[in-house]
RNA sequence: UUCUUAUCAAGAGAGUCGGAGGGACCGGCCCGAUGAACACUCAGCAACAGGCUCGAUGAGGGUACCGUGCUAAUUCCGGAAUGAAGAUAAGAA
Numbered sequence: 001u002u003c004u005u006a007u008c009a010a011g012a013g014a015g016u017c018g019g020a021g022g023g024a025c026c027g028g029c030c031c032g033a034u035g036a037a038c039a040c041u042c043a044g045c046a047a048c049a050g051g052c053u054c055g056a057u058g059a060g061g062g063u064a065c066c067g068u069g070c071u072a073a074u075u076c077c078g079g080a081a082u083g084a085a086g087a088u089a090a091g092a093a
Stems, first nucleotide, its partner, number of pairs: 001093008013042004021031003025079004043071003048067001050065001051063004075085001
């Protein structure tokens, strides 16, 4: 990078650095010098995979140790939308 499967109306922010962008794309509408993106630290949320555990070696549940992820707005709204797009997880090539 591509493919497959699952999920996406819930939940959870402070600081440092940096200095003008960001919310995938288009159209809107928003966020941003009362400081955007990027990077880092700490904290938190969730529970996808692994671990441990309850259960009957099942279904299912619990925990949050480990690997990811996430912490403005329904995936911000509309765009084939009960989405074929995007994101994340797990697996495969």
Molecule: SAM riboswitch aptamer (S box leader)
Organism: Sporolactobacillus vineae DSM 21990 = SL153